[in-house]
Context: one part of a larger RNA
RNA sequence: CUAUGGUUAAGGAACUCGGCAAAUUGCAUCCGUAACUUUGGGAUAAGGAUGACCCUAGUAAAGUAAUGGACUUCGCGUCCGGAGCUUGAUUGGGUGGCACAAACCAGGGGAAAGCGACUGUUUACUAAAAACACAGCAGCGUGCGAAGUCGUAAGACGCUGUAUACGCUGUGACGCCUGCCCGGUGCUGGAAGGUUACGGGGAGGGGUUAGCCGUAAGGCGAAGCUCUGAACCUAAGCCCCAGUAAACGGCGGCCGUAACUAUAACGGUCCUAAGGUAGCGAAAUUCCUUGUCGGGUAAGUUCCGACCUGCACGAAUGGCGUAACGACUUUCCCACUGUCUCAACCAUAGACCCA
Numbered sequence: 001c002u003a004u005g006g007u008u009a010a011g012g013a014a015c016u017c018g019g020c021a022a023a024u025u026g027c028a029u030c031c032g033u034a035a036c037u038u039u040g041g042g043a044u045a046a047g048g049a050u051g052a053c054c055c056u057a058g059u060a061a062a063g064u065a066a067u068g069g070a071c072u073u074c075g076c077g078u079c080c081g082g083a084g085c086u087u088g089a090u091u092g093g094g095u096g097g098c099a100c101a102a103a104c105c106a107g108g109g110g111a112a113a114g115c116g117a118c119u120g121u122u123u124a125c126u127a128a129a130a131a132c133a134c135a136g137c138a139g140c141g142u143g144c145g146a147a148g149u150c151g152u153a154a155g156a157c158g159c160u161g162u163a164u165a166c167g168c169u170g171u172g173a174c175g176c177c178u179g180c181c182c183g184g185u186g187c188u189g190g191a192a193g194g195u196u197a198c199g200g201g202g203a204g205g206g207g208u209u210a211g212c213c214g215u216a217a218g219g220c221g222a223a224g225c226u227c228u229g230a231a232c233c234u235a236a237g238c239c240c241c242a243g244u245a246a247a248c249g250g251c252g253g254c255c256g257u258a259a260c261u262a263u264a265a266c267g268g269u270c271c272u273a274a275g276g277u278a279g280c281g282a283a284a285u286u287c288c289u290u291g292u293c294g295g296g297u298a299a300g301u302u303c304c305g306a307c308c309u310g311c312a313c314g315a316a317u318g319g320c321g322u323a324a325c326g327a328c329u330u331u332c333c334c335a336c337u338g339u340c341u342c343a344a345c346c347a348u349a350g351a352c353c354c355a
């Protein structure tokens, strides 16, 4: 010097991103306990007092209860009584120590805010959380050989269940609520019209040639075979018409106006499917920003309470509250301390030096 323990004057978070680490607290009995609350809690809240040993005394008291006795419906019944065993004080008096829950073991506490209701689950080996799940809520599908899932199939699960059931999706206890938009996308329903495949259909056209015409070159060309092929008929789908947002999603701009000023309840105009309602708001969301005001500090980019100018909150992609809970995040206070001012010493094990 390193690691692990121990002690420390005065101060007591001045340390530090941050009280990280350490310290404090710790048990039992008695007293006493706030806001808030879903009346269950919060609560061991907080905050205090006492505690050893001897005698009182294994007493008072409590629990259990045998032998015995009385009654009896004869019951493994009822009652009286109380041996024994177990637990075991208050109080009063006395004694010792530096120290009495004498070692070990053994909650620090409080005031607020955010998020998530809660217990639970998770990244085996850098993340335990505000993430996942959850009870509750809602939507959609499914009438049973169910929907859905696995499998080529047989078959199986669903289920030896039957809509108070099962599957999928979203939200996430509870309380108060959940506004407007169906133009786009999706889904559901509709069937008049337009478009549309295979297929049917076969007008027409091409090739070939028996034959005919021609002195020749060549021309025409039936049937058959073959290549092709128009009109017309023809489904779902799409176009189309409606519904549907706890489906995916969306929820404006400019100008003017009141008897100081400022602001605009009010008016005008453009656009839209409709222009953000309640509630909340510099927020886990606020760029400008350390916004402004108030509180806390001597001093506060964090924190708490307000304001609203919401760059870019907002209602089951849920909004706003909320007791209890949390190895969650943030701020403050009390207690406490070697975290620090500022270090020192001790013990053990290493490292190191000498042999």
Stems, first nucleotide, its partner, number of pairs: 001350008010341002014339001019336001027051005036041001038173001052095004061087004068080004096100001108334007115326002120132002136171007148157003174321004179251003184248002186244005193239003199233002204228005211220003252270005279313001280310001291307005